[in-house]
RNA sequence: AGAGUUUGAUCAUGGCUCAGGAUGAAUGCUGGCGGCAUGCUUAACACAUGCAAUUUGAAUGGGAAGUGGUGUUUCCAUUGGUGAAUGGAUGAGUAAUGCGUAAGAACUUUCCCUUGGGAGGGGAACAACAGCUGGAAACAGUUGCUAAUACCCUAUAGAAUUUAAUACCUCUAUGAGGUAGGCUGAGGAGAAAAAGGGAAGAAUCCUCCCAAGGAGGGGCUCACAUCUAAUUAGCUAGUUGGUGAGGCAAUGGGUUACCAAAGCUCUGAUUAGUAGUUGGUCUAAGAGGAUGAUCAACCACACUGGGACUGAGACAUGACCCAGACUCCUAUGAGAGGCAGCAGUGAGGAAUUUUCUGUAAUGGGUGAAAGCCUGACGGAGCAAUGUCAUGUGAAGGAAGAAGGCUCACGGGUCAUAAACUUCUUUUCUCAGAGAAGAGUAAAUGAUGGUAUCUGAGGAAUAAGCAUUAGCUAACUCUAUGCCACUAGCCAUGGUAAAAUAGAGGAUGCAAGCAUUAUCCAGAAUUAUUGGGCGUAAAGUGUCUGUAGGUGGCUUUUCAAGUCUGUCAUCAAAUCCUAGGGCUCAACCCCAGACAGGCGGUGGAAACUACCAAGCUAGAGUACGGUAGAGGUAGAGGGAAUUUAUGCUGGAGUGGUGAAAUGCGUUGAGAUUGGGAGGAACACCAAGGGCGAAAGCACUCUACUGGGCUGUCACUGACACUCAGAGACAAAAGCUAGGGGAGGAAAUGGGAUUAGAUACCUUAGUAGUCCUAGUUGUAAAUGAUGGAUACUAGGUGUUGUGUGUAUCAACCCAUAUAGUACUACAGAUAACAUGUUAAGUAUCCCACCUAGGAAGUACAUUCACAAGAAUGAAACUCAAAGGAAUUGAUGGGGGUCCACACAAGUGGUGGAGCAUGUGGUUUAAUUAGAUGCAAAGUGAAGAACCUUACCAAGGAUUGACAUGUCGUGGAUCCUUUUGAAAAAGAGGACUGCCUUCGAGAACACAAACAUAGGUGGUGCAUGGUUGUCAUCAGUUCAUGCCGCAAGGUGUUGGGUUAAGUCUCGCAACAAGUGCAACCCUCGUGUUUAGUUUCCAUAAAGUUUGGAACUCUGAAUAGACUAUUGGUGUUAAGCCAGAGGAAGGUGAGGAUGAUGUCAAGUCAUCAUGCCCCUUAUACCCUGGGUGAAACAUGUGCUACAAUGGUCGGGAGAAAGAGUUGCGACCCCAUGAGGGCAAGCUAACCUCAAAAACCUAGCCUCAAUUCAAAUUAUAGGUUGCAACUUUCCUGCAUGAAGUAGGAAUCACUAGUAAUUACCAAUUAGCCAUACGGUGGUGAAUUCAUUCUUGGGCCUUGUACACACCACCCGUCACACUAGGGAAGUGUGCCAUGCUCGAAGUCAUUAUCUUAGCCACAAGGAGGGAAAUGCCCAAGGCACAACUAGUGACUGGAGUGAAGUCAUAACAAAGUAGCUAUACUGGAAGGUGUGGUUG
Repeated sequence: AGAGUUUGAUCAUGGCUCAGGAUGAAUGCUGGCGGCAUGCUUAACACAUGCAAUUUGAAUGGGAAGUGGUGUUUCCAUUGGUGAAUGGAUGAGUAAUGCGUAAGAACUUUCCCUUGGGAGGGGAACAACAGCUGGAAACAGUUGCUAAUACCCUAUAGAAUUUAAUACCUCUAUGAGGUAGGCUGAGGAGAAAAAGGGAAGAAUCCUCCCAAGGAGGGGCUCACAUCUAAUUAGCUAGUUGGUGAGGCAAUGGGUUACCAAAGCUCUGAUUAGUAGUUGGUCUAAGAGGAUGAUCAACCACACUGGGACUGAGACAUGACCCAGACUCCUAUGAGAGGCAGCAGUGAGGAAUUUUCUGUAAUGGGUGAAAGCCUGACGGAGCAAUGUCAUGUGAAGGAAGAAGGCUCACGGGUCAUAAACUUCUUUUCUCAGAGAAGAGUAAAUGAUGGUAUCUGAGGAAUAAGCAUUAGCUAACUCUAUGCCACUAGCCAUGGUAAAAUAGAGGAUGCAAGCAUUAUCCAGAAUUAUUGGGCGUAAAGUGUCUGUAGGUGGCUUUUCAAGUCUGUCAUCAAAUCCUAGGGCUCAACCCCAGACAGGCGGUGGAAACUACCAAGCUAGAGUACGGUAGAGGUAGAGGGAAUUUAUGCUGGAGUGGUGAAAUGCGUUGAGAUUGGGAGGAACACCAAGGGCGAAAGCACUCUACUGGGCUGUCACUGACACUCAGAGACAAAAGCUAGGGGAGGAAAUGGGAUUAGAUACCUUAGUAGUCCUAGUUGUAAAUGAUGGAUACUAGGUGUUGUGUGUAUCAACCCAUAUAGUACUACAGAUAACAUGUUAAGUAUCCCACCUAGGAAGUACAUUCACAAGAAUGAAACUCAAAGGAAUUGAUGGGGGUCCACACAAGUGGUGGAGCAUGUGGUUUAAUUAGAUGCAAAGUGAAGAACCUUACCAAGGAUUGACAUGUCGUGGAUCCUUUUGAAAAAGAGGACUGCCUUCGAGAACACAAACAUAGGUGGUGCAUGGUUGUCAUCAGUUCAUGCCGCAAGGUGUUGGGUUAAGUCUCGCAACAAGUGCAACCCUCGUGUUUAGUUUCCAUAAAGUUUGGAACUCUGAAUAGACUAUUGGUGUUAAGCCAGAGGAAGGUGAGGAUGAUGUCAAGUCAUCAUGCCCCUUAUACCCUGGGUGAAACAUGUGCUACAAUGGUCGGGAGAAAGAGUUGCGACCCCAUGAGGGCAAGCUAACCUCAAAAACCUAGCCUCAAUUCAAAUUAUAGGUUGCAACUUUCCUGCAUGAAGUAGGAAUCACUAGUAAUUACCAAUUAGCCAUACGGUGGUGAAUUCAUUCUUGGGCCUUGUACACACCACCCGUCACACUAGGGAAGUGUGCCAUGCUCGAAGUCAUUAUCUUAGCCACAAGGAGGGAAAUGCCCAAGGCACAACUAGUGACUGGAGUGAAGUCAUAACAAAGUAGCUAUACUGGAAGGUGUGGUUG
C1' cells in the first nucleotide's frame, strides 16, 4: 500500500466482499511446563448452609470460672462509650437533582494537628438482677433493688448574633446599591463539664468542656461541554419575579400568604427512545470512529414503594416503622426473612471458578495497652481465557532400506527423514541442601519444604490445527456424477473436479490452530483534513423577501476574535522516554517528559469585528432618448368552417390501403344570393422580439410594469444570497353561471383482426371559449440555482450610442446590452462544454449517498373532491445505472451482386409404380443421418453370407494375436447322430531342416497374463466431410490517434467477376484469399504413323501412300495488343477491325480467417467408462422386404409434334480370361447347343435411339397408358415360400395435364433421345457415375421476394431478433400494512381512600428530676384532630410491544395460462402531468418534451 466482483471487451460511477488489528469471549479438534494477569457481558431472577463489624472490665452495677484458702488472674450477658455513613458488591434508575473542565459564596465538619482557656455545687432514675404473669414461638407485661464517663438542675464566658451611627465608591442621584474598618454606643438572648480511670512515693499520662486557626472530608451555586428522533412545535401554574412569614448547616419558590404576569423555545423547549459518567481501552498516518470488563475518581441503588429516628455524618446493603409481592415457620391467635458482601445452589444462557487458607504482610475498627475483629487484603485451588518465556533433542548417517503415494514403468517423492553410531540433559523422576519477602529491641511466614542450588538416572515424559481454483503461501491420485456436498466474494459439482470426500505430498501458524460473534481500519463509502449535483443518485417550476451567513475604498479608536510571553490547573494509574529489579521477556519499581482544554495576567495591532470620520468604482435616484406578440380593459375587422333559408340542377355523395356505417329523388353533393353564430387570427415570420418563470402574435384606443441607452446632476455601501414565510404558476380536473362553430376523452355504429375494449372510418357528450373562484402539478428542461470578477479569437443577427462620411440613406470602424454558430487554452469518465463555461476563484442557498420494495405504508398539514406536500421499515438482490467501443440485428437509410425476382422453357404437388423416411406394428422389424446443409443418403448391390437385430441350439484362454509348459501322426478318407455348429467310431499315411541334442511351421491339451466387443460417450478426441461460399473477404509489423476497449491502414472519388486496378489520404510496407500457374475441350504448325485413314481390289488377304480424318508428342496462339469515342492526360468502359477463339474463350480441379459443441466412436484410429460361462464366439431359422396412414426423391403416362409395323442413315465414351463371347443350329421368346476370335485403336459386348421413309390406327379411356392378377416357362445359385431377375400367352386398374404451394435452368444450356461402366453368382438399377445425338425460348429492368458484400444510423441484443422483455391470472412460500375486536406495558390527569411518619393544633389522659412546695406551673409522653402523602380503588385520555376472522398490495420461485406494451421507424415514435376507459400489459383526449 491494495485486491475480487456489473461488460463480448473498455473507462468512469457505485455498492457488496476480502487481506490487518482487537476481545471479560464462545464453539470444534488438540494439549508438555512455568511466570504474570483475567474469569455471570444473560435473570437488579430466586436463594439452602457457613462466614463477611465489632471492640472496650483502664466508664459502670453485677454474675461466673479457677485456686485448699486469701489475694492476684481469666471470662462474661446488661447499662454506658466508639465504630457500624468506611470497606466490599452491582449498574436497575438517571440525558441532568449526574459526570467532566474551569470558577464561586451563603455553610458544616466525629476522629487528627496547632494555640488559648476551663472542669464549682447538687439531684432523681432506669437496665442488669430477683419474684410473679402471659405466649407454641418470637418475645412481652408487672412488682421490687441498684451504679456510672448514662440522665437532670445550677454557678462561671473577651471574640458568637442583631441593630444604629461613621468613612469611601457606583448609579437611572432629595433616593438606591455596594465595600471597608471594628474605634464608639445600645439592647436583649443564650451554651459547658465527668475531679472519673490506671500506675504510683511523686512527677506524669489518658479522657471531658469552650473558643480560634489548620488539614482533609462533605453540602450548595454558576459557565461551558455531554446520544437519537421534528412522522415530538409549542411547553410551564409554584409556573417567573417581588414583599412578609416560617424553614435549613447554608443560599434559594426549597415552603407558605399576598401582589405582579411572567419564564423556556427552531442556537430545538416539551415529548418519546436509549444510556451510569470520566481517567482510560481498541483502532486509525492523522483527524476521527467505536467502547466504558479488570485498575482508579465521581454518582446512583440495596426484594418493590413510602417514611422518619439516631448521629459530626444516613433518610442507612448485613438498623427501625408502614404498605405490597414472594418465601419459610405455626398450636391458625401470631411471627420471621431479604447474598447487586465471600464461597456456594437452582434458574436463565453459547458462556464465566473453591461452600479452600491466613491474619505473616498492607490497610481498617476498637482499646491506655497486650490484644481482639477484618471473605478488605495476602495467598493457594480450578480454567490454554489472554499474554510472555521455554521445551518436545543435537551431530553424523545413502546413489538413497522397508512401506506409502505417484509414474511415460525408466524413475520420482516422503527422505538424512528413519534404522544405526556418538553426544547433551533445558524439561522429567529420585535423593540432599534450602531462602528473601521480617523493619530502627524481641517475637511473628499463610504462601512452603515453594523458588533456588547440588548430585544421580535415562532420549528418556512431551505436536497439533487449518489451508492447498483466484483474491492468498501451498498439487497430484482415487471416489462421486447439478447427486452428495463446498462457499468470505466471484463461484464449483451434469463421468477425466488442482473448488465436494478420502489419500499422499506441500504451505502457514504452533501448545495451540481454526470457526462464529462484535468493534475500528481499508471506506475519500457522510468527504473539517477529504466527495459530489448537464447525461451516472442529486439544482426547489419561478420570483419577492425575514432571521441567518457573507460583504467596496481611505483614516482613526478599541482589543472581542487573532498572534505571542508567563502563571495556575488538567488526581493517581495508563501511553511515551531513560534507568533499575525478577536468568530474558511479560510483569514490577523509580524518575522525567507529554497533557492540543479551561482559567488568570502582560504584550502586538497586520487582518476580521466594534467606535468615529470621510470617498465613489457596487447599488439606487433624477432628467432626456429608444425597441418590443410585456400586462390589464374596451372597441372594431376580414378570410374560412358549420348552420338555416332562397335560385339553378338532377344522382349520387362521402370516406379508405380496400371498404362499409353515414348523407341523398321528402332533391343530397355541386353552384350562387343575402343572413346567423362561435372560435381562431393566413401572408409579414426570421433560433427575430418581450417577460422572473408559466407564457405572449389581426387592427385601434386607454391605463400600466420592466429593460437598454445618453448626461454624469444627486444619495453615499443603502449590497449579495436566502431556512421558515408570501406571490405567480402550462395542460388536465373541480364548483357556480353563461356560451357552444370546429376539434374531441367517454360512448354508439362500420371496418381490420385468431381476438381488436386499439391504430382507420362515421357519428358524438363532458371539456375546449367567457366570468368569478379552486387546484398547485409537468420531460414546469439548457435535464445546467443565484451574484461578482478574471481568462485567445472568428462569423452572423437584434436594439442603442459614437467616429468618419454624406444633401440623405447605406457602407466602414468602434463601444455596449441581448441572441446564435465555430474554435484555442483549460477542465471533463467520455459525450460534449468553451467570455451566455460544464474554465479559474469568492460568497450564500437547495439537494445526493447501491438497486428494488417506494414516492408506497403509517402519521400529520393542505384541498370541495381528484389528490398534493412531508416521507420510512421489514424483506430481497450483487448488482442497478452512465459514456464510449467492436460485433450482431432492424417490417432504418444508401449502394452493389447472384436463375434472387422478373421475362421464358420444362417440371414437382393430383394418378399408378419404384425407392427412402416418419409414425404404427412386431419376438425382431439392428443402427446412423432430421430446416436450408436428413430422407434413390452411408449402401459402387440385405435370399444364406453380409448382419450389427430376434428365437432356439452350442462352446468358454475363446473365431483372431503374443508369451510359458507338455504331447503329437503338420495330414487325408469313410461312417453314425444332429437343422447345423459339433460330438463319437473306424481306416490310410509318416512332411521340411539338422551340428542328431534339437529347431521352424502346424495341430491338440493345460494354467495364467490376456483376447474379444458394430457396447456408451462425435458434448473427451484425431482424421475426414458438409454449410455460409468460389462470397471477397481476413490479418499483421512499424508509425500515428485515443486514459482504454479500440481506431487508422481496409474508409473516401471512380472502376472491376474480385480488398481487381487507379487517384486522394497519417499512413508506409507485408501475409493469406482473388487472379495466374495445373487438367480437359476449341485453331494452326512440326513430327510420328499400327490395330487408324486413303488408295488398290467384286470382296478378303496383300501392297502402296499418309494430303485429309484420327491418335500420340512437341510447339504457336489472346495480351485490352491495335483503331475510334469516353473518362481526371488515370484505372477502366463502349464500339470496330483482324482472328479458330475477344475482354476471366468454355468446363473442371483448386475452397482464406472463421461460423454451426454441424455430421461421423458403425470406415479407420483413440482417451475414459462398461461386459468377461457374456454386451465376446459358433451355428440353423427368421427379421432388416411388416402395411391403415403421412411425406421426400424419381420412373411411366395421360397421347396424333402420337402409337404400332416394315425399311434406311450416321455416334461417343467405355468394359472384357473366374471374362466378352461372334458365325451357325434349336426355341414365339427369355434362352439353349456347338464354337471361332480377343489379355483388345485389331476380336466381342454392339442393336444406338430420337431421326428419315412406306403403310395402318383417327380422338375413343382408344392399337393411349401400363399397374394388377392368373398361368406356362427360362437364367443364376447349396437354396428363389417369406424374397431375385427375365420371357410367352391372357387380364387391362388409376390416369384426359393436376388446388394452395413449390423446384431447376441463360447456350451446345434447358428440353428430348438412346448408349456404357462400377458394384454382383444373380438382382429388386426407374438409382448412381459417365457418353454422345437432335437442339430451343427469354433477360424491359432492380420496384418487390430470398441470400450475400460494403458504408452509415438506432439499439435496453452479446447464447447476439429463434435475442431481450412488460402486465394480469393460477399455484407455493415469506415479511410488512389495514381490520370488528382482544389485550400488555408505560405515563399523565381528575375523583376517592388514606398506612407509617414529620410538622401543626387540641387540652381528653398521664408524668422522677426544675420552679413553687398549698393549689399549681414550666417541660415531656400518650390520645385525638388537621395538612402533606405511598400503595390501593373508580373514570377518561395519550403512547406502546403483541395477537386477530377477513383483506389490499409487495417480494421470491424450474418448466404454467392469456396476450405482446417497451427496446430497430419494435411494425400506431417514445416519454410525461392530468382526465376518462379497458381481462392484462395498455388505449385515447388536452398540453408539454427529444432522452
Notes
A computed fold for a 1491-nucleotide RNA from Chamaecyparis obtusa, annotated as small-subunit ribosomal RNA. Model confidence (mean pLDDT): 82 of 100. RNAcentral holds the sequence, with entries from SILVA.